């Protein structure tokens, strides 16, 4: 140095043909209960790895970088 697969909320992962970014678990807050444990309800919480380029619009199409995994060539 090649080739593949992956980076989206604190963790674990969806997002189909490009058109308001979702779920669970964790946090907080209300009911429930004498308290806890639980179980319902709501609420925060995102620079979709980073730039840049199509396009009216980009998590998604194109490049270029980085950083994880794997395969392969390299040198000894």
């Nucleotide at each position: 140095g090649g080739g593949c697969u992956g980076g989206u909320a604190g963790c674990u992962c969806a997002g189909c043909u490009g058109g308001u970014a979702g779920a669970g678990c964790a946090u907080c807050u209300g009911a429930a209960u004498g308290g806890c444990a639980u179980u319902c309800a709501g609420a925060a919480g995102g620079u979709c790895a980073g730039g840049g380029g199509u396009u009216c619009g980009a998590u998604u199409c194109c490049c270029c970088u980085c950083c994880a995994g794997u395969c392969c060539a390299c040198c000894a």

A computed fold for a 76-nucleotide RNA from a Planctomycetota bacterium, annotated as transfer RNA.
Its mean pLDDT, the model's own confidence on a scale to 100, is 82.
It matches the Rfam family "tRNA". From the family's description: Transfer RNA (tRNA) molecules are approximately 80 nucleotides in length. Rfam classes the family as a transfer RNA.